Notes
c-di-GMP-I riboswitch aptamer from Gracilibacillus boraciitolerans JCM 21714, 84 nucleotides, folded computationally. The source organism's lineage runs through Bacteria, Bacillati, Bacillota, Bacillaceae and Gracilibacillus boraciitolerans. It was read from a public genome assembly, where an Rfam model found it. It matches the Rfam family "c-di-GMP-I riboswitch aptamer". Rfam links the family to the GO term cyclic-di-GMP binding.

């Protein structure tokens, strides 16, 4: 460099729920708090899911757009430690 592993050391993150706060939502941000995580760091490319302040259909789906989720999958980038 590459692949592999979290046994061992330093360490990190923070699920759920509470609080406060943005936001039509879906859900983000702080705060506490741990279910969990070898990238549970980054990145909305592409699928899956979620949402509708909209458009179109026509009485309720469903499309089309706009959003959202990186802790849903793949993928890109970038990184600690040990072993080949």
């Nucleotide at each position: 460099c590459u692949c592999a592993g979290a046994a061992a050391a330093a360490g990190g993150c923070a699920a759920a729920c509470c609080u406060a706060u943005u936001g039509a939502g879906a859900a983000g941000u702080a705060g506490g708090g741990a279910c969990g995580c070898a990238a549970a760091g980054u990145u909305a490319c592409a699928g899956g899911u979620c949402c509708g302040u909209a458009u179109a259909c026509a009485u309720a789906c469903u499309a089309u757009c706009g959003g959202a989720u990186g802790g849903c999958u793949g993928a890109g980038c970038u990184g600690c430690c040990u072993g080949a």